[in-house]
RNA sequence: CCUGAAAAAGGCAAACCAGCCGUGAGGCUGGGACGCAAAGCCAUGGGUCCGGCCCCCAGGAAAACGCCGGACCGCCAGGCUACCGGAG
Numbered sequence: 001c002c003u004g005a006a007a008a009a010g011g012c013a014a015a016c017c018a019g020c021c022g023u024g025a026g027g028c029u030g031g032g033a034c035g036c037a038a039a040g041c042c043a044u045g046g047g048u049c050c051g052g053c054c055c056c057c058a059g060g061a062a063a064a065c066g067c068c069g070g071a072c073c074g075c076c077a078g079g080c081u082a083c084c085g086g087a088g
Base pairs, nucleotide, nucleotide: 002086003085004084011036012035016031017030018029019028020027021026034074040080041079042078044077045076046075047072048071049070050069051068052067053066
């Protein structure tokens, strides 16, 4: 550098439940483990989701698109960093 077969030391913690925060997506803490070799970090590109706004339309309403702000890195890609080992 590449890689994750078998180990070991350890690590994280989905759903769900309780409390608190947030309009919401969701977040934090505790319990709990479905899983994870980057399930460590960064919203950079895409994606999904939430809130608000809005052109056009004979009129009314709604949705999509778009715009603005936000959430998710345990959706994918990219970037940065890192434990243990070597079936190579």